[in-house]
RNA sequence: UUCCGAAAAGGCAAACUCCGAGAAAUCGGAGGACGCAAAACCACAGUCCCGCACAGCGGGAGGCUGGGUUACCGAAG
Repeated sequence: UUCCGAAAAGGCAAACUCCGAGAAAUCGGAGGACGCAAAACCACAGUCCCGCACAGCGGGAGGCUGGGUUACCGAAG
């Protein structure tokens, strides 16, 4: 340093509720915790969702999969 994920210190925040934005998918804030060792970031590929003038175009999801970038700690191996 990489794999790895015991311990410690912390971190994030599903569903749901309220407020707001949006045509919608969905997103933001507050509350709230199902979970997460990258549940940090990226829409490149796949997949799914919404819309349209529908063999296409636009939008969305990173807590769907792959991939890329970065990062706290350091037991056993």